[in-house]
């Protein structure tokens, strides 16, 4: 230097041919319990890696930049 892959909640991950951002866990809270734990209720929490363009409308689509992980290759 080239090329493929990925980045979405604190973590692991979803989101249908572009059309209301969600689960699960984990935090709080509450019932139970002598206490906890464990279950079970109910909740909190998002610049969807940044930044531009398409559009009525972008996680999704193109375009550049970052970060990681994999090929290839150059130098040493």
């Nucleotide at each position: 230097a080239g090329g493929g892959c990925a980045g979405u909640a604190g973590c692991u991950c979803a989101a249908u041919u572009g059309g209301u951002a969600g689960a699960g866990u984990a935090g709080c809270g509450g019932u139970c319990u002598c206490c906890a734990a464990a279950a079970c209720c109910g909740u909190u929490g998002g610049u969807u890696g940044c930044g531009a363009g398409u559009u009525c409308g972008a996680g999704u689509c193109u375009c550049g930049c970052c970060u990681g992980c994999c090929c290839u290759g150059c130098c040493a």
Molecule: transfer RNA
Organism: Verrucomicrobiota bacterium